Bacterial RNase P class A from Reyranella sp., 378 nucleotides, folded computationally.
The prediction has a mean pLDDT of 77.
It matches the Rfam family "Bacterial RNase P class A". About the family: Ribonuclease P (RNase P) is a ubiquitous endoribonuclease, found in archaea, bacteria and eukarya as well as chloroplasts and mitochondria.

RNA sequence: UCAGACGGCCGGAUGGCUGCGCUUCGCAAGAGGUGAGGAAAGUCCGGGCUCCACGGAGACACGGUGCCGGCUAACGGCCGGCGGGGGCGACCCCAGGGAAAGUGCCACAGAGAACAGACCGCCGGUCGACUUCGGUCGGCAGGCAAGGGUGAAACGGUGGGGUAAGAGCCCACCGCGCGAGCGGUAACGCAAGCGGCACGGCAAACCCCACCGGGAGCAAGACCAAAUAGGGGCGGCACGCCGGGCAACCGGCAGCGGUGUUUCCGCGUCGCCGCCCGGGUCGGUCGCGCGAGGCGUUCGGCAACGGACGUCCCAGAGGAAUGGCCAUCCCUCGCCUCACGGCGAGGACAGAACCCGGCUUACAGGCCGUCUGACCUG
Numbered sequence: 001u002c003a004g005a006c007g008g009c010c011g012g013a014u015g016g017c018u019g020c021g022c023u024u025c026g027c028a029a030g031a032g033g034u035g036a037g038g039a040a041a042g043u044c045c046g047g048g049c050u051c052c053a054c055g056g057a058g059a060c061a062c063g064g065u066g067c068c069g070g071c072u073a074a075c076g077g078c079c080g081g082c083g084g085g086g087g088c089g090a091c092c093c094c095a096g097g098g099a100a101a102g103u104g105c106c107a108c109a110g111a112g113a114a115c116a117g118a119c120c121g122c123c124g125g126u127c128g129a130c131u132u133c134g135g136u137c138g139g140c141a142g143g144c145a146a147g148g149g150u151g152a153a154a155c156g157g158u159g160g161g162g163u164a165a166g167a168g169c170c171c172a173c174c175g176c177g178c179g180a181g182c183g184g185u186a187a188c189g190c191a192a193g194c195g196g197c198a199c200g201g202c203a204a205a206c207c208c209c210a211c212c213g214g215g216a217g218c219a220a221g222a223c224c225a226a227a228u229a230g231g232g233g234c235g236g237c238a239c240g241c242c243g244g245g246c247a248a249c250c251g252g253c254a255g256c257g258g259u260g261u262u263u264c265c266g267c268g269u270c271g272c273c274g275c276c277c278g279g280g281u282c283g284g285u286c287g288c289g290c291g292a293g294g295c296g297u298u299c300g301g302c303a304a305c306g307g308a309c310g311u312c313c314c315a316g317a318g319g320a321a322u323g324g325c326c327a328u329c330c331c332u333c334g335c336c337u338c339a340c341g342g343c344g345a346g347g348a349c350a351g352a353a354c355c356c357g358g359c360u361u362a363c364a365g366g367c368c369g370u371c372u373g374a375c376c377u378g
Stems, first nucleotide, its partner, number of pairs: 001374010012329007020035006037349001041360002044358005049217004062213005067081005082096001083094004097208002102206002104202003119148002121144003125140006156174006175197001176195003181190003221286004231277007240253005255267004293312008330347007
C1' cells in the first nucleotide's frame, strides 16, 4: 500500500421564532420545566405485575428444550470450553442426547438398498462344434464380490501373500470396536493391549432417555359513580256493590266527569306519590413511571457477570403530543469553474402506549480499536 477478519460507537450540531402533549406556579392573562429509539418494529422466547383455578406426592397425555461447565430473576439468551465441518490465516458455521431398545423409510438409476446382490465380467469342470493343436465359440450345472457399470449411499481402505479365480482367508499399516492406565470439575483428550471386520444412513419419521412447563393477559385488575329504564324495601293514597264464568272477561247498579235534572256518551285503573337500598351503563380516578434503573470509579473473575462507593431522576396522557420555518456550520450528490470557489437538492431505518431481560429483522453515511494474509522499503 492492497485485500480481509472481529468487536465497539455515532446516527447531523448550535442558536432564534412559532406550534403541540404532560407538568409546576398563577384568579386570569401568562411564565417556567420537560418531551422517542438503537431498534420504540416483529410479538419469537423468558420474567415482573394482575386476575382466575389449584390439598401433597406420583403416574399418564400434550408442548418445549437437548455436548460440558459457568452467568442470570429466568430463558430457546450470554460467556468460556469440547467435538465436527470450512478457510493459507485472523476467524466463521453446526436442533451437537440415543440408530449393538423397537417400528418405519431410503426417491431416480441399478442385477442388487440391509441377516444384499451375478447385469457385464473372472475361474475351473463337463458336453458339443471348429481348429493353424496354442486354443476359440456355444450349451449345462457350479465357484467368485477382485475389476466394470448404477447410485447420495453397494456390507472397511492401501500394499503384499495366497488361490482355479477370488475373498480379513492370512499378514503389515490406517480406519473401526472394546479398552488397562494417565490428564481434565466435565464434555472430552492421550493411550499399552486385545478383537479381527461385525456395527450403512435418516430421530427437523414415530419412538426412547433426561430436564422444564397451570390458564389468561393493562381491553389485566381496583375504586368512585350520573340521567333514563328496570329490580328490592318502607310509608301514604286509591283499589265500591250485585249477577254470570275455572279464569281472562261480560252485563247491571252505585260513584265521578261532560250541564242543574233525564236520556245518551266517557271513566270505573292495579296503580299513583315520596324516601331508601343494591347491580350495570355513560363518565371519572388509580394501576402508570425509583426501576432485576442510568452513568462514573474501583475490586473479584479469561469472560458473561457480580460486589462496594459516588452521582443522576430520565416521556407517559385518551386512539395517542414529540412539528414547522429561518440563520451559521458539518456531510453526501448534481451542475458550473483551470483552480480558489459558487449555485441547487438532500440528511438512513423508523417512531413509545404496563414494564423489564433477550433474540430476530430494517438502517444513508461515518468514526474508533484489535488482529490476519500478500507485496514493497529501511
The gene name in the source record is rnpB. The source organism's lineage runs through Bacteria, Pseudomonadati, Pseudomonadota, Hyphomicrobiales and Reyranella.